[in-house]
Predicted 3D model of a 70-nucleotide RNA (Fluoride riboswitch aptamer (crcB RNA motif)) from a Gemmatimonadota bacterium. Its mean pLDDT, the model's own confidence on a scale to 100, is 78. Taxonomically the source falls in Gemmatimonadota (Bacteria, Pseudomonadati). It was read from a public genome assembly, where an Rfam model found it.
RNA sequence: ACUCGCGCCGGCGAUGGAGUUCGCCGCGAACCGCCCCGGAAUCCCGGCGGCUGAUGACUCCUGCCAGAUC
Numbered sequence: 001a002c003u004c005g006c007g008c009c010g011g012c013g014a015u016g017g018a019g020u021u022c023g024c025c026g027c028g029a030a031c032c033g034c035c036c037c038g039g040a041a042u043c044c045c046g047g048c049g050g051c052u053g054a055u056g057a058c059u060c061c062u063g064c065c066a067g068a069u070c
Stems, first nucleotide, its partner, number of pairs: 009026005016061006033051003036047004
């Protein structure tokens, strides 16, 4: 100096926050949902188009929507 392994730290897993846990990434990174139409051409752009979800998973808080009762 290079490579590999382990650990720590930080970030991320389509809408806010907390705990646990799993995975990914080390900054030109990980990540940035699905469908329809049009353009462009596979990556992309536009839509006074549509649908689902506050979680990657589990347990909660808050927010939002709908309904019932008083």